[in-house]
This is a predicted structure of a 334-nucleotide part of an RNA (large-subunit ribosomal RNA, domain IV) from a Salibacteraceae bacterium. It was read from a public genome assembly. NCBI's taxonomy places the organism under Bacteria, Pseudomonadati, Bacteroidota, Flavobacteriales, Salibacteraceae. Model confidence (mean pLDDT): 86 of 100.
Context: one part of a larger RNA
RNA sequence: UCAUGGCUAAGGAACUAGGCAAAUUAGCCCUGUAACUUUGGAAGAAAGGGCGCCUCCCUAGCUUGCUAGGAGGCCGCAGUGAAUAGGUCCAGGCGACUGUUUAUCAAAAACACAUGGCUCUGCUAAAUCGAAAGAUGAUGUAUAGGGCCUGACACCUGCCCGGUGCUGGAAGGUUAAGAGGUGGGGUUAUCCUUCGGGAGAAGCUCUAAAUUGAAGCCCCAGUAAACGGCGGCCGUAACUAUAACGGUCCUAAGGUAGCGAAAUUCCUUGUCGGGUAAGUUCCGACCUGCACGAAUGGUGUAACGAUCUGGACACUGUCUCGGCCAUGAGCUCA
Numbered sequence: 001u002c003a004u005g006g007c008u009a010a011g012g013a014a015c016u017a018g019g020c021a022a023a024u025u026a027g028c029c030c031u032g033u034a035a036c037u038u039u040g041g042a043a044g045a046a047a048g049g050g051c052g053c054c055u056c057c058c059u060a061g062c063u064u065g066c067u068a069g070g071a072g073g074c075c076g077c078a079g080u081g082a083a084u085a086g087g088u089c090c091a092g093g094c095g096a097c098u099g100u101u102u103a104u105c106a107a108a109a110a111c112a113c114a115u116g117g118c119u120c121u122g123c124u125a126a127a128u129c130g131a132a133a134g135a136u137g138a139u140g141u142a143u144a145g146g147g148c149c150u151g152a153c154a155c156c157u158g159c160c161c162g163g164u165g166c167u168g169g170a171a172g173g174u175u176a177a178g179a180g181g182u183g184g185g186g187u188u189a190u191c192c193u194u195c196g197g198g199a200g201a202a203g204c205u206c207u208a209a210a211u212u213g214a215a216g217c218c219c220c221a222g223u224a225a226a227c228g229g230c231g232g233c234c235g236u237a238a239c240u241a242u243a244a245c246g247g248u249c250c251u252a253a254g255g256u257a258g259c260g261a262a263a264u265u266c267c268u269u270g271u272c273g274g275g276u277a278a279g280u281u282c283c284g285a286c287c288u289g290c291a292c293g294a295a296u297g298g299u300g301u302a303a304c305g306a307u308c309u310g311g312a313c314a315c316u317g318u319c320u321c322g323g324c325c326a327u328g329a330g331c332u333c334a
Stems, first nucleotide, its partner, number of pairs: 001329008010320002014318001019315001027051005036041001038152001052074005058069004075079001087313007094305002099111002116149006127136003153300004158230003163227002165223005172218003178212002183207005190199003231249005258292001259289001270286005
C1' cells in the first nucleotide's frame, strides 16, 4: 500500500450522477393502525409497551403434564443477554397481477398472460411438414381448430373506403393455349408452247384471316378492433385583447371524447404555483400539441415490482477528515 473485518469525538448525506456501500430495523406476545380501495386488501401500515431468574398459592383451559394469567421478591451495563430473523413513510411514470428473457456485459417499461376483437375453417376442415405415401391438426368437429391485433378491471373506442389490401359482383372492354380454316405459298399427274418456258387437279406440305375462347386486370359495390389517413387563408364583439360568428380555397375525411412542455415539447431551465436558504430534476396547473389521441388502443386505476424518478424520517466513516486495531497478501532481511 492492497484485501477482508472491528471501533471511532462533534456533525449527520455536507459525499456522489445517484445514500453506491455501510449503518439502522429485525424474533415472539399485547395494544394500536391512515389515505385509498376492485371491500379481498392496503397491513407486519405507521406508532407504542413487554420479554431473565426465584417463591407462592390462586384462577382458566375436565384431570397428569403443559399453556395462559395473578401476587411478592432478586441480579446485571445489557434478559429473543451469543447466533439466526423487515428500515419506514410520501408522491409520480411505466407495466394490471404470479410468471418469462439476451447460458457468458442488458431482468426491464421488453415477452407472456387472463380479457376483448377481426378473420379463415363444415371435416378427406383450414393451417403445417413432405417428391409422394403419409403425418400433425385430432382419435378433436364452430362453446372446435388456425392466423393477426389488443392486453386485468372501470369509463370508452369518434370521422374517412379516395389510395393499397381483402370480400362480393357480373353487363361491357382487354386477354393465353386450344378450337376454327376464308386466303396464300411449295410440289406435280396432265395440258399448252415461239421449245426459252407457261398453266396446273387430287394428294402431301408450309403458312394463315374472320369467328370462338377462362381466370386475371380495367370496371361496379362492400369493408378501418384491414394497411392506413384525420387542412389552409382572411375578416368580425361599444377600451384593449380574443373570436361564439362570417367568407373563401382544397380534401376521401379534415383529430371527436379524453389527455397534454408528457418515456412524446425543438424554441425550453416555457409561464405560474408548491417543495428548498438556494431546485435544468420533481409535483400541481396553463395550452402556444416543432411532432398526443382512441384495440399500431385513449384516459383513469386498488393490488403488485431485485423497475425508473423526486421528497421526508430514522440511521450511519458516504463525507467534513481523518485515526486506531485484527487477519491475510505485498514489501525488507535471512